Transfer RNA from Chloracidobacterium sp., 74 nucleotides, folded computationally. The coordinates come from a structure-prediction model, not an experiment, and the mean pLDDT is 80.

RNA sequence: GGCGGCGUAGCUCAGCUGGUUAGAGCGACGGAUUCAUAACCCGUAGGUCUCCGGUUCGAUCCCGGACGCCGCUA
Numbered sequence: 001g002g003c004g005g006c007g008u009a010g011c012u013c014a015g016c017u018g019g020u021u022a023g024a025g026c027g028a029c030g031g032a033u034u035c036a037u038a039a040c041c042c043g044u045a046g047g048u049c050u051c052c053g054g055u056u057c058g059a060u061c062c063c064g065g066a067c068g069c070c071g072c073u074a
Stems, first nucleotide, its partner, number of pairs: 001073007010026004019057001028044004050066005
């Protein structure tokens, strides 16, 4: 250099054929329980869906480009 895959919460990830309020587990915080701690239970907060542009009435999702990471390869 070429080809392919990936980028969504602090971490690991889901998100169907474009429409609903963008979700789960872990973690954090608060509560309940306990003599107390842990575990279990209930709740709360936390997101520029990497960035720019395009298509569309409407984009996390489709198209183009950029950036980053991973793999294969001359």
The sequence is in RNAcentral, with records from ENA and Rfam. Its Rfam family is "tRNA". Its family is annotated with triplet codon-amino acid adaptor activity in the Gene Ontology. It is annotated as a transfer RNA.